[in-house]
RNA sequence: CAUAUCUUGUCGGAGUGCCCGAAAGGGCUGAGACCGCAUUAGCGGGAUCCGUUGAACCUGAACAGGCUAACACCUGCGGAGGGAACAAGACUGGGGAAUCG
Repeated sequence: CAUAUCUUGUCGGAGUGCCCGAAAGGGCUGAGACCGCAUUAGCGGGAUCCGUUGAACCUGAACAGGCUAACACCUGCGGAGGGAACAAGACUGGGGAAUCG
């Protein structure tokens, strides 16, 4: 000085669907479908996932085809357009200088 990996610190991003039921509640998928306030929008918190090597998540999209009671799932759209991270240390490697023999 540099890459990768690991650790730590501080920080950031994101979503909350479908079905049954009068309600209470129950069922499904999922990492996540939660809690409180407000009860329209939203705000705060929790858990979870993700942070540029970025399919976490958003847009196109009330998308197209298959499948399902519906969501889900599969394929396409598509590596399309967007999308949130810095610091320190350890380790490893390379280069240079000085001193000693």

Background: This is a predicted structure of a 101-nucleotide RNA (TPP riboswitch aptamer (THI element)) from Saliniradius amylolyticus. The model forms 96% of the base pairs in the Rfam consensus. Taxonomically the source falls in Saliniradius (Bacteria, Pseudomonadati, Pseudomonadota, Alteromonadaceae). The sequence is in RNAcentral, with records from Rfam. Its Rfam family is "TPP riboswitch aptamer (THI element)". Rfam links the family to the GO term thiamine pyrophosphate binding.